[in-house]
RNA sequence: UUCUUAUCAAGAGCGACCGAGGGACUGGCCCGGUGACGUCGCGGCAACCCGCCUGAAAAGGUACGGUGCCAAUUCCAGCAAAGCCGCACAGCGGUUUUGACAGAUAAGGA
Numbered sequence: 001u002u003c004u005u006a007u008c009a010a011g012a013g014c015g016a017c018c019g020a021g022g023g024a025c026u027g028g029c030c031c032g033g034u035g036a037c038g039u040c041g042c043g044g045c046a047a048c049c050c051g052c053c054u055g056a057a058a059a060g061g062u063a064c065g066g067u068g069c070c071a072a073u074u075c076c077a078g079c080a081a082a083g084c085c086g087c088a089c090a091g092c093g094g095u096u097u098u099g100a101c102a103g104a105u106a107a108g109g110a
Stems, first nucleotide, its partner, number of pairs: 001110008013042005021031003025078004043070003048066002051062004074102001079099009
């Protein structure tokens, strides 16, 4: 880098430095000199892997370590199907649910 599988409605701060953008992309809508984003220190959340305990198994518990994460549902939508409602009605709009696409994270493979 790429492939596969799983999860993504919960949860999590305080300092220092930096100095203008940031939230993947597009359209929205938000965050940001009352200093965002990023980096560092300490702290925390969580339970994907490892370890330990329970169990026939599925799974549950635990939390040293390896990741990850600590604004907003993956912030919302972006393609499709269905239900409901509306209208200028065999089409369009709104909304809800579901499935995909894309993205993020982990583990394993190439």
This is a predicted structure of a 110-nucleotide RNA (SAM riboswitch aptamer (S box leader)) from Trichlorobacter lovleyi.
The coordinates come from a structure-prediction model, not an experiment, and the mean pLDDT is 87.
The organism belongs to Trichlorobacter, within Bacteria.
Of the family's consensus pairs, 97% are formed in the model.
RNAcentral holds the sequence, with entries from Rfam and Ribocentre.
The same sequence occurs in records of 2 taxa.